The part of an RNA shown here (large-subunit ribosomal RNA, domain VI) has 248 nucleotides and comes from a Methanomassiliicoccales archaeon. Model confidence (mean pLDDT): 83 of 100. It was read from a public genome assembly.

Context: one part of a larger RNA
RNA sequence: UGCAUUGGUGCCUGACGAGAAGAACCCUUUAGUACGAGAGGAACGGGGGUUCGCGGCCUCUAGUUAACCAGUUGUCCGGCAGGGCAUAGCUGGGCAGCCACGCCGUAAUGGAUAAGAGCUGAAAGCAUCUAAGCUCGAAACCACCUUGAAAAAGAGGCACCUUAAGACGCUCGUAAAUGACGAGAUUGAUAGAACCGGGAUGUAAGUAUCGAGGUUCGCCGAGAUAUUCAGUCCGCGGUUACUAAAGU
Numbered sequence: 001u002g003c004a005u006u007g008g009u010g011c012c013u014g015a016c017g018a019g020a021a022g023a024a025c026c027c028u029u030u031a032g033u034a035c036g037a038g039a040g041g042a043a044c045g046g047g048g049g050u051u052c053g054c055g056g057c058c059u060c061u062a063g064u065u066a067a068c069c070a071g072u073u074g075u076c077c078g079g080c081a082g083g084g085c086a087u088a089g090c091u092g093g094g095c096a097g098c099c100a101c102g103c104c105g106u107a108a109u110g111g112a113u114a115a116g117a118g119c120u121g122a123a124a125g126c127a128u129c130u131a132a133g134c135u136c137g138a139a140a141c142c143a144c145c146u147u148g149a150a151a152a153a154g155a156g157g158c159a160c161c162u163u164a165a166g167a168c169g170c171u172c173g174u175a176a177a178u179g180a181c182g183a184g185a186u187u188g189a190u191a192g193a194a195c196c197g198g199g200a201u202g203u204a205a206g207u208a209u210c211g212a213g214g215u216u217c218g219c220c221g222a223g224a225u226a227u228u229c230a231g232u233c234c235g236c237g238g239u240u241a242c243u244a245a246a247g248u
Base pairs, nucleotide, nucleotide: 007161008160009159010158011157012156016148017147018146019145022052023051024050025049026048027047028046029045035040053106054105055104056103057102061100063098064097068093069092070091071090072089073086074085075084076083077082095235109143110142111141116136117135118134119133167248168247170184171183172182173181190244191243192242194239195238196237197236198234199233200232201231206227207226208225209224210223213220214219
């Protein structure tokens, strides 16, 4: 864009596609049973597990974490405080997110058959699985399962509203390469801020007391303790219209 001229919202059908979504093994039971003189020694079926593959997830474990917190070296900002640079200076931790090394799931059955096994049965008074007819029979095929799908030109269907529009722009994310998709727009919790909760780090600065040691005897002083589970920070949750969702 189209679907015989016409809008919006919601829900479906499934022609035709995609998939391997499973595969193998072990243990146990059946059972020291069937079988066999004995020696030996199964199977159908049931239960549990492992490995690989596949799908999903982040509670735990682990990795990452150029958000973050702390320690510390050199140097610079006159000193303190607070910072810049040095691979992110180096080091120790680390939530969310993403992830595997972590966690969860991953049957069976039916149909029609192949080779094959048969039944009935003539041609050919017998015989014969085959000629007519019929029963079985495989991880392969089809269905079942997951998923895409009305552009399937035979271009589908149902319900509601009943003359309604849609788009751009704006605040955003359960979405995202761009588009698209989804939430919101004051009748508002969409994002930010604030507060509360939760979490990371690990006890801030200042002050007080103590203080190894040094000393020109005036003081200087690493560090410790208390104030202080402090201070700093947060991609998380909640509350709250304070800010921004103007408009075209």